[in-house]
């Protein structure tokens, strides 16, 4: 000296689903199912991921199983695809170099 655990800046990629109910709101499962602004569209915030990739997307009007109902669970399956930079911290083990 260099990685990992850990942080923080900047960018950037995502979902927001299911019953009840005229409405409010209540339940169920997630981090997230939610606030703010906006006539609307759609923008912001929260929130999780960003190649060391299981956030999220496809197959998929998929296949079991269970619920009041749903990716609710568990297959599919580490399958295919998916968005990075830099700055700080750290040195027991472990690599490398250097000296004895």
């Nucleotide at each position: 000296a260099a990685a990992a655990g850990c942080g923080g800046c900047u960018g950037g990629g995502g979902g927001c689903g299911u019953g009840c109910g005229g409405a409010a709101g209540c339940a169920c499962u997630g981090a997230g199912a939610g606030c703010u602004c906006g006539g609307a569209a759609g923008a912001g915030c929260a929130c999780c991921c960003c190649u060391c990739g299981a956030a999220c997307c496809u197959g998929a009007u998929c296949c079991g199983g269970g619920u009041a109902a749903u990716g609710c669970c568990g297959g599919c399956g580490g399958a295919g695809g998916g968005a990075a930079g830099c700055c700080g911290g750290g040195u027991c083990c472990u690599u490398c170099a250097c000296a004895c």